[in-house]
Molecule: transfer RNA
Organism: Candidatus Micrarchaeota archaeon
């Protein structure tokens, strides 16, 4: 320099292909349960990398950038 994947809550990730409520685990707070911890339950939290384009509608489909990783020179 050419080419390939990936980029969703504080963490891990489904969802994308075939646009139509953004979902789950772990954490994190509050409760409830226990003589106490810890397990358990129930509520609550908080995410689509970034700009334009199509389109009623875009995390999904088009384009360009950013960063990571892989592979070719």
């Nucleotide at each position: 320099g050419c080419g390939a994947g990936c980029g969703u809550a504080g963490u891990c990730u489904a969802g994308c292909c075939u646009g139509g409520u953004a979902g789950g685990a772990c954490g994190u707070a509050g409760c409830c349960u226990u003589g106490c911890c810890a397990a358990g339950g129930c509520u609550a939290u908080a995410a689509c990398c970034c700009g334009g384009g199509u389109u009623c509608a875009a995390a999904u489909c088009c384009c360009g950038g950013c960063g990571c990783u892989c592979g070719c020179a």